Predicted 3D model of a 269-nucleotide part of an RNA (large-subunit ribosomal RNA, domain VI) from Actinomyces vulturis. The full RNA is in RNAcentral, with records from SILVA.
Context: one part of a larger RNA
């Protein structure tokens, strides 16, 4: 901007995309074949390679505003205790998210129509021929089936639902302008299961959106300060699974989403 009113929510499926891989072993069976030697169709099974999709429960990986140890040096008056800089200073762990080296699943199955090619009947051509008329069977290939998109599919499809009234000017009395109501929608904001912006999703006080703050979990690894031993460096139990904890769960209107604003209809035959 169209899909000849304006909307919300679900939808259908022309059409496109994607996907299609493969081994080794076991049983059938040491059977059928075959003099042996060696060795199956056909059917079942288990286990993987490599590719892919989803996801973090489990193993790692990462975790530059988590804990915790330490060395230098400044600084906070000093003691203790911190802070800054020095690849996060360096080490030793680690929530939440993101992820492989980790889990889970996939490629099928069945139909249908063929290719080579195998065939049935069977003339032309009294015979014989899969073929000239009829019919059967045959592939990882086709076409469905599986997955994803998808009505701008302009051939713009379908269901349910909601909203439709006043006013006032013009007028050739058909009609048209304005403006106003009105379902619904945007603009603002607060945010994230979403993201380059846009878009989307989720809320906006009738409210748990997001900070905070209170519980909790996790993860550190026993705070600080007293106290004992030591001449000093430094060590040592108790209090005390202690203090501290980022993304995680649930709770709570303390803080901020306040107010405003703007867009929006043939009601025909």
């Nucleotide at each position: 901007c169209g899909c000849a009113g304006g909307a919300a929510a679900c939808u259908u499926g022309a059409g496109a995309a994607g996907g299609c891989c493969u081994g080794u072993c076991c049983c059938u069976a040491g059977u059928a074949c075959g003099a042996g030697a060696g060795g199956a169709c056909c059917g079942g099974g288990a286990c993987g390679g490599a590719c892919g999709a989803a996801c973090c429960u489990c193993u790692g990986g990462u975790g530059u505003g988590c804990c915790a140890g330490u060395u230098g040096u400044c600084c906070c008056g000093c003691c203790a205790g911190g802070g800054g800089c020095a690849c996060g200073g360096c080490u030793g762990g680690u929530u939440g998210g993101c992820u492989a080296c980790g889990u889970u699943c996939g490629g099928a199955a069945u139909g249908g129509g063929u290719a080579a090619c195998c065939g049935c009947u069977g003339a032309a051509a009294g015979c014989a021929u899969c073929u000239a008329a009829g019919c059967g069977g045959g592939a990882a290939a086709c076409c469905a089936g599986c997955u994803u998109c998808a009505a701008g599919a302009u051939g713009a499809g379908g269901u349910u639902u909601c909203c439709a009234u006043c006013a006032u000017c013009c007028u050739u009395u058909g009609g048209g302008g304005u403006g106003g109501u009105g379902a619904g929608g945007c603009u603002c904001c607060c945010a994230g299961u979403a993201g380059a912006c846009u878009a989307c999703u989720g809320g906006g006080u009738u409210g748990a959106u997001a900070g905070g703050c209170c519980g909790g979990a996790u993860g550190u690894g026993g705070a600080a300060g007293a106290c004992c031993c030591g001449u000093a460096a430094g060590g040592g139990a108790u209090c005390g699974g202690a203090g501290c904890u980022g993304a995680c769960c649930g709770g709570u209107a303390c803080u901020a989403a306040u107010a405003a604003g703007c867009c929006g209809a043939u009601a025909c035959c």